[in-house]
This is a predicted structure of a 73-nucleotide RNA (transfer RNA) from Sarcopeltis skottsbergii. Taxonomically the source falls in Sarcopeltis (Eukaryota, Rhodophyta, Rhodymeniophycidae, Gigartinales). The prediction has a mean pLDDT of 80. RNAcentral holds the sequence, with entries from ENA. Its Rfam family is "tRNA". It is annotated as a transfer RNA.

RNA sequence: AGGGGAAUAGCUCAAUGGUAGAGUUCUGGUUUUCAAAACCAAUGGUUGGAGGUUCAAGUCCUUCUUCUCCUGA
Repeated sequence: AGGGGAAUAGCUCAAUGGUAGAGUUCUGGUUUUCAAAACCAAUGGUUGGAGGUUCAAGUCCUUCUUCUCCUGA
C1' cells in the first nucleotide's frame, strides 16, 4: 500500500427489518453447624460516533474511529 473480519449488559456471545436476549460476574434468598457447591429471584443496554433508506434499523447503504487477520514490495 491492497483486501477481509469485528465493535451489543462488568465479561463471553446471540438476535429473518417488527417488544434487544442467554450464559457468567456482582447482589439478595433457600439449603448448610459455617462455608463451598446446588437451586430460586432480582439488577444491569443511548447496540462504537455521524449521516442516509424505510411506516419501522442492532440488522440495509455511506463515512469516521478503534481492534484484528491475510497478502506484497